[in-house]
Predicted 3D model of an 82-nucleotide RNA (c-di-GMP-I-GGC riboswitch aptamer) from a Bacillota bacterium. The model forms 95% of the base pairs in the Rfam consensus. Its mean pLDDT, the model's own confidence on a scale to 100, is 90. The sequence was found by an Rfam model in a public genome assembly.
RNA sequence: AUCGAUAAGGGCAAACCAACUGAAAAGUUGGGACGCAAAGCUAAGGGCCUUAACUGCAAAGAAAGGUAGCCGGCUACCGAAA
Numbered sequence: 001a002u003c004g005a006u007a008a009g010g011g012c013a014a015a016c017c018a019a020c021u022g023a024a025a026a027g028u029u030g031g032g033a034c035g036c037a038a039a040g041c042u043a044a045g046g047g048c049c050u051u052a053a054c055u056g057c058a059a060a061g062a063a064a065g066g067u068a069g070c071c072g073g074c075u076a077c078c079g080a081a082a
Stems, first nucleotide, its partner, number of pairs: 002082001003079002011036002016031006034069001040074003045071002047067004054061002
């Protein structure tokens, strides 16, 4: 360095519920844990979702909005085995 244990100390928190925000996707807070060794950061790499405003006659599009718990990129705690 790769790697990831019935290790140690810890961390995060899906669905669902409530309140609030939003046109929506979705988000925030609280409750709650399905899971996660990067479930930390990154949305101007790809993918996926939305369509109020914008462009367009419309269909639709976009660096318009969202998603990092899809892949990619960046950084990082611990240390059994290999």